[in-house]
This is a predicted structure of a 350-nucleotide part of an RNA (small-subunit ribosomal RNA, central domain) from an uncultured Verrucomicrobiales bacterium. The prediction has a mean pLDDT of 89.

Context: one part of a larger RNA
């Protein structure tokens, strides 16, 4: 490299937008690049093949032929590929109508709870654990009771449920603002799929700046346990968690499953919708689209399992893997304030 592959054996890029490049509905007209087909011309000589023939045989030499799959020039062929014209609506968008919905931003506004202040009541214990002690507390804690003040987080509702490309998103109200779904079939007329680069977005930790700071809480103090105890457990408790404006770009970023289209038995839940039936009726029943469970059929698979939301069967397109370890290291190079990320290897060794 032909090839096999990528839920768990090595392999899906965290996730979208999208450039180039791949690929691309139905019809009918052209044109003839590929494509197929005759024909000439070239494919130099040895060489390989086949068939003779010469050294006694081979080797080795000699003669004839085919072979050179391959270019190029002409003159056909049009089913498919491209091209160019022209249509079509079944794919793709647009439009109207309509309900969901923690989907995003910003602002506003609330109640419990927790600290912590001040004030009253009250007194001797309070916190704390397996027992303890560090800590608090007669300078009045703790309990309670009334006022305040600040900061995060929003109990129930709550779901196996919803929304979002994924990170994620959960009090309330209000303002702007994406996206999906149904129904209508009105209007454009292939406008579509995928993406190397590119860009954009990305939990949690982490940086720089300014702010905040109630609870938690790395470090670090102290108490314990222990043979030791740089833990585990208990009392303090600073970064940090928040906010605001950058940077970072990485997770078991998992559904360990890449988008997209299109086919193939079901059954039962559930979230959004329309259509009938039927009824007083918003219950119920059926049917359909569209999401989300969960069980199984055929079929696939080493098993395990998947199974119309497929890992079944096909098709486009990107990424990816090619024994362990060394190593996601080193070195180069790119970005980053930095901590680091990305890109990525050998020797050696089994």
């Nucleotide at each position: 490299c032909u090839g096999g592959g990528c839920g768990u054996a090595a392999a899906g890029c965290g996730u979208g937008u999208g450039u180039a490049g791949g690929c691309u509905g139905c019809g009918c007209g052209g044109a003839a690049a590929g494509u197929c087909a005759a024909a000439u011309g070239u494919g130099a000589a040895a060489g390989c093949c086949a068939g003779a023939g010469g050294c006694u045989c081979a080797a080795c030499c000699u003669c004839u032929g085919a072979a050179c799959u391959g270019c190029a020039u002409u003159c056909g062929a049009u089913a498919c590929u491209c091209c160019c014209g022209u249509g079509c609506u079944a794919g793709a968008g647009u439009a109207a109508u309509g309900g969901a919905g923690a989907g995003g931003u910003a602002a506003g506004u609330g109640g419990a709870a927790u600290u912590c202040c001040c004030g009253g009541u009250g007194u001797a214990g309070c916190a704390g654990u397996g027992a303890a002690a560090u800590g608090c507390g007669u300078a009045g804690a703790u309990a309670u009771c009334g006022g305040g003040a600040g900061g995060a987080a929003c109990a129930u509702c709550a779901a196996u449920g919803g929304c979002g490309a994924a990170g994620g998103c959960a009090a309330c109200u209000u303002a702007c603002u994406g996206g999906a779904c149904a129904u209508u079939u009105a209007c454009u007329g292939a406008c579509g799929c995928u993406c190397a680069g590119a860009c954009a977005c990305g939990a949690a930790g982490g940086c720089u700046a300014g702010g905040g700071g109630a609870g938690c809480g790395a470090a670090a103090g102290g108490g314990a346990u222990u043979a030791g105890a740089u833990a585990c457990c208990c009392c303090u408790g600073u970064a940090g968690u928040c906010c605001u404006a950058g940077c970072a770009g990485u997770a078991a970023a998992c559904g360990g499953u890449g988008c997209u289209c299109g086919c193939u038995u079901g059954g039962u839940g559930u979230g959004g919708g329309a259509g009938g039936g039927u009824u007083c009726g918003a219950c119920c029943c059926c049917u359909u689209c569209u999401g989300u469970g969960c069980c199984g059929g055929a079929g696939c698979u080493a098993a395990c399992g998947c199974g119309u939301u497929a890992a079944g069967c096909g098709a486009g397109c990107c990424g990816c893997c090619u024994g362990g370890g060394a190593a996601g290291u080193a070195c180069g190079g790119u970005c980053g304030c930095a901590a680091g990320a990305c890109u990525a290897a050998a020797a050696c060794u089994c």